Description:
Small-subunit ribosomal RNA, central domain from an uncultured bacterium, 356 nucleotides, folded computationally. The full RNA is in RNAcentral, with records from ENA, Greengenes and SILVA. Its mean pLDDT, the model's own confidence on a scale to 100, is 81.
[in-house]
Context: one part of a larger RNA
């Protein structure tokens, strides 16, 4: 349990789409209707009970009898028309479209560089190197380590590079190219409320591990295996290493999936950096920088306000409103049972008993 909350105390679904079709909620105006609504009147609201007066049994309980009153309900009528609503019309600030123009690791595919690393094979060269806290296992006279040379090979991608961009999120960086998703800004040409939110079914998408099949494997490495350390050392440290990291199609759907902040909509000091982009202006032959302003992002500070307090503070956690999710002491426990989903791991859903 019609309450009060949801940055950190328990609580925002990992994300956005279609939002199908529900649902709920919706600009600015005009005529009608009067369904909500509001007024006025009527009817009804059984009887017992319950409340207040009286009356009968000795008296109480009980019982009879007037009244009051009824959870301000349900219904008939009659008017009222601001608001919501339903019909029809009109508008343009919302939303969309159009035409300009700039920007970016937005995705997905093909090619394609140069650093470094490693093997391999030739050259120089000779005794050591690696390695740590000290070692030692390791590698190495079958010539290693150093050094110069050629070929392969597989993954990442110094500088630029940013508190910077970009994507719903997850995430996403060498260059070039094709295909292609968004969102900004000017202009106010078109349409003319066409919008917000969003349950269930249903479908997308979702790091990392992890699973199938098939490649592919430099380097890094759970597993392992030797060497150390230690009282042990199933570890930290070291030599070495399988799976995996890597690619193709195909599951898995989970994370501190975080902003620990659901989504739109209006409102409510300022500052200061910075992303793109308009427009003024000073300066110029023109521009470029510089300075103003004005839209978008993404940060710092910070007023008033909130806030348990940290802190938040026009990108609110402030004022308000629309809609979803979601929480309700600790443990038991995100677990048992049942369901649906998985190849398996495991996911999703979600309890009691008992105990504090």
């Nucleotide at each position: 349990u019609u309450g009060g909350g949801c940055g950190u105390a328990a609580a925002g679904c990992g994300u956005a789409c279609c939002g199908a079709u529900a649902g709920g909620u919706g600009g600015u105006u005009u005529u009608g209707g009067u369904a909500g609504u509001u007024u006025u009147g009527g009817g009804u609201a059984a009887a017992a009970g319950c409340c207040a007066g009286a009356a009968g049994c000795u008296c109480a309980a009980c019982u009879u009898c007037u009244g009051c009153g009824u959870u301000u309900g349900c219904u008939c009528a009659a008017a009222a028309u601001a608001c919501u609503c339903c019909a029809a019309g009109a508008c343009u600030a919302g939303a969309g479209g159009g035409a300009c123009a700039a920007a970016g690791a937005g995705g997905u595919u093909g090619c394609u560089g140069g650093a470094a690393c490693a093997a391999a094979c030739g050259g120089u060269g000779u005794a050591g190197u690696a390695g740590u806290g000290a070692a030692a296992u390791g590698c190495g006279u079958u010539g290693a380590u150093a050094u110069c040379g050629u070929u392969u090979g597989g993954a990442a991608c110094a500088c630029c590079g940013a508190a910077a961009g970009c994507g719903a999120a997850g995430g996403c960086a060498g260059g070039c190219a094709a295909c292609u998703g968004g969102g900004u800004g000017u202009c106010a040409c078109c349409u003319g409320a066409c919008a917000c939110u969003g349950c269930u079914a249903g479908g997308a998408c979702g790091a990392a591990a992890g699973c199938g099949u098939g490649g592919g494997g430099a380097g890094c490495g759970a597993a392992u295996g030797g060497g150390a350390u230690u009282a042990g050392a199933u570890a930290c440290c070291c030599c070495a290493g399988u799976a995996g990291u890597c690619c193709a199609c195909g599951c898995u759907g989970u994370a501190a999936a975080c902003g620990a902040u659901g989504a739109g909509u209006g409102c409510u000091a300022g500052g200061u950096a910075u992303u793109u982009g308009c427009g003024a202006g000073u300066a110029u032959c023109g521009a470029c920088c510089c300075u103003c302003g004005u839209a978008u992002g993404u940060a710092c500070c910070g007023u008033a306000g909130c806030u348990a307090a940290c802190g938040c503070g026009u990108u609110a956690a402030g004022c308000a409103c629309u809609c979803c999710g979601c929480c309700u002491g600790g443990g038991g426990a995100g677990u048992a049972c049942g369901g649906c989903c998985g190849c398996a791991a495991g996911g999703c859903u979600a309890a009691a008993a008992c105990u504090c």